[in-house]
């Protein structure tokens, strides 16, 4: 240089072009003599930048990053 996947809460993973959820983990709160286990509740994210579109995590472009492959 080329071609192919992939970037979403802290961390693993979802989301027909229509309110971005769930596990774990953190926070508060019940329970317990105390921790722990449990059971409630709550914060918290869509790589950047433009374009499409009534509306974008999701289509299209140009980037950066990570993986595999060709040369």
């Nucleotide at each position: 240089u080329c071609c192919g996947g992939g970037g979403u809460c802290g961390u693993c993973c979802a989301a027909u072009g229509g309110u971005a959820g769930g596990a774990c983990a953190c926070g508060g709160g019940a329970c317990u003599u105390u921790g722990g286990a449990u059971c409630c509740u709550g914060g918290a994210a869509u790589c950047g930048a433009g374009g499409u579109u009534c509306g974008a995590a999701u289509c299209c472009u140009c980037g950066c990053c990570c993986c595999g492959g060709a040369g």
Predicted 3D model of a 71-nucleotide RNA (transfer RNA) from a Candidatus Latescibacterota bacterium. Its Rfam family is "tRNA". Rfam links the family to the GO term triplet codon-amino acid adaptor activity. The family's RNA type in Rfam is transfer RNA. NCBI's taxonomy places the organism under Bacteria, Pseudomonadati, Candidatus Latescibacterota.